[in-house]
Context: one part of a larger RNA
């Protein structure tokens, strides 16, 4: 130097993206123990005393025996859970209720799931799923039971559009065979076979009518107006399916923007509490509050330290260098 350790005056987070690592904290016994709160809980909440050893001593009950707990006294050490072992705490937000599952080998998380709610589909040879089928799962269950919530589904059945196919007609080509004395040319030619074209019938669908929003989704702009000013409960017009209610609100969502104001700090783009002027919250892609919970994300502080000022000393391992 690297790596595991030990120790370090004074001060104790100044370090740093962040107390990241360290340190501290501990065990039994005992007194005490807020706010909130779902009356379970918070809570070991925080907060304090106390612990070795030596002696003496103890009663009750059903005897004795352990054990345990109890009282007196008395003694050492800086220090008696004497080493090992063995919670650090309090205060405040978000976000998810919780315990629980996750990317086996970079992500444990607010992601998933949960219990509840709702919505929709199955009457059982259910629905869904899987197979080509025979059958299989659902289920040896039966609506208190099963599936699913993805990129909506439901019914109408006047009218309009429309596929194949049917099809009355219309057309074309071929054609046996007639004429032209002949011909391989020309012209005509029932049947018949091969094509087209087609009035009209002709489901579903779509257009089309109607319903649903805990379906996908959406939820406005100008202009004025109160006896200081400001401001606008009010009024007037446009325009839409219908104009965003309750509540919460610089928010995991605010660009400006370190928004203004209070708190906290000597000094705080970070936390809180408020304001609303929401570029762009907002009600089962929930809305908002929540006790208790989280190796979860963020502010503050107490204890405590070598995280740093700023090093510095030790122990082993390995590097190196020298042999």
């Nucleotide at each position: 130097c690297u790596c595991u350790c030990u120790c370090u005056a004074u001060g104790g987070a100044a370090c740093u993206c962040a107390g990241c690592a360290a340190a501290a904290u501990a065990g039994c016994c005992u007194c005490g123990u807020a706010a909130c709160u779902u009356c379970g809980g918070g809570a070991g909440a925080a907060g304090g005393g106390g612990u070795g050893c030596c002696u003496c001593u103890u009663c009750a009950a059903a005897u004795u025996a352990c054990a345990a707990a109890g009282g007196g006294g008395g003694u050492c050490a800086u220090a008696g859970u004497g080493a090992c072992c063995a919670g650090g705490c309090c205060c405040g937000a978000g976000c998810g209720a919780c315990u629980g599952u996750u990317u086996a080998c970079u992500a444990a998380a607010a992601a998933c799931a949960c219990a509840g709610g709702u919505c929709u589909c199955c009457g059982c040879a259910a629905a869904g799923u899987c197979g080509u089928a025979a059958g299989a799962u659902c289920a040896u269950g039966u609506a208190u039971g099963g599936g699913g919530g993805c990129u909506a589904c439901c019914g109408g059945a006047a009218g309009g559009u429309c596929a194949a196919g049917g099809a009355a007609g219309c057309u074309g080509g071929u054609g046996a065979c007639c004429u032209g004395a002949u011909g391989a040319c020309a012209g005509g030619g029932g049947a018949g076979c091969c094509g087209g074209c087609g009035a009209c019938c002709g489901a579903a669908g779509c257009c089309c009518c109607g319903g649903u929003g805990a379906a996908c989704a959406g939820u406005g702009g100008u202009c004025g107006u109160a006896a200081c000013u400001a401001u606008a409960a009010u009024g007037a017009u446009c325009c839409c399916a219908a104009g965003g209610u309750a509540g919460a609100a610089a928010c995991a969502u605010u660009c400006c923007u370190u928004g203004u104001c209070g708190g906290g700090u000597a000094a705080g783009u970070u936390c809180c509490g408020a304001c609303c002027c929401a570029c762009a919250c907002g009600a089962a892609a929930g809305a908002c509050a929540u006790a208790a919970u989280g190796a979860u994300u963020u502010g503050g502080g107490c204890a405590c330290u070598g995280u740093g000022u700023u090093g510095a000393a030790g122990a082993g391992a390995g590097g190196c260098u020298c042999g």
Molecule: large-subunit ribosomal RNA, domain IV
Organism: Capsicum baccatum